[in-house]
RNA sequence: UCCUGAAAAAGGCACGAUCCGCCGAAAGGCGGGUUUCGCAAAGUCACGGGUCUAACGGAAGGAAAACCUUCCUACGACAGCCGGACUGCCGGA
Repeated sequence: UCCUGAAAAAGGCACGAUCCGCCGAAAGGCGGGUUUCGCAAAGUCACGGGUCUAACGGAAGGAAAACCUUCCUACGACAGCCGGACUGCCGGA
């Protein structure tokens, strides 16, 4: 450096549940506590696919502005959905 493994050793993260506070229209996210499904990158990155939301915008309808409903739509989100890129502890060959 490359491949490979999580048996061992040292550790790590934290799905979900729950409590407190905050951001956001929402999806979702941030911080702290308890618990812990799991994870060899469950470390980082929205590059490709996929999924979620629909504020703004557009269309239609409701009865006339306002308002409401439905549909479309990321410039929003998800890295613990898959792929990809970068970095990394220990062991083995």